[in-house]
SAM riboswitch aptamer (S box leader) from Ectobacillus ponti, 103 nucleotides, folded computationally.
The model forms 94% of the base pairs in the Rfam consensus.
Rfam family: SAM riboswitch aptamer (S box leader). From the family's description: The SAM riboswitch is found upstream of a number of genes which code for proteins involved in methionine or cysteine biosynthesis in Gram-positive bacteria.
The RNAcentral record of the sequence draws on Rfam.
The prediction has a mean pLDDT of 82.

C1' cells in the first nucleotide's frame, strides 16, 4: 500500500491541564478558532475485535484487554438517475474514515 466484508442520521469537557495557530481527507463552498486551532495529557463515548454469560443458528451485558471515536449527517456539493420553471428534496455510485480478515 492494494483487496474482502461491515459501518457511517446516535453518543461524548456550557469555564479541565499544556500549547500556541491553525483547523474541518481533496476541489469549490461554507464553517470552526486569540471568549483560544493543530498536537500532547487528563475526561468522556461507543461495543469492531479479543476476554465474558447463555445458547444449536444466534443472543446478551461489559470500557477489562486491542483499536476506533469525541462542531455542523462523512458539514455541504463534486458521478448517475428521478423530480423539475431553475432550485430545493429524494435514491444510489464515487471518495472518504473506522473495524476485521486474508495477501
Nucleotide at each position: 500500500u492494494a483487496c474482502u466484508u461491515a459501518u457511517c442520521a446516535a453518543g461524548a469537557g456550557c469555564a479541565g491541564g499544556u500549547g500556541g495557530a491553525g483547523g474541518g481527507a481533496u476541489g469549490a463552498g461554507c464553517c470552526c478558532u486569540a471568549c483560544g486551532a493543530a498536537g500532547c495529557c487528563c475526561g468522556g463515548c461507543a461495543a469492531c475485535c479479543g476476554a465474558c454469560c447463555c445458547u444449536a443458528a444466534g443472543g446478551g451485558g461489559c470500557a477489562c484487554g486491542g483499536u476506533g471515536c469525541u462542531a455542523a449527517u462523512u458539514c455541504u456539493c463534486a458521478c448517475a438517475g428521478c423530480g423539475c420553471g431553475c432550485g430545493a428534496g429524494c435514491u444510489g455510485a464515487u471518495a472518504g474514515a473506522u473495524a476485521a480478515g486474508g495477501a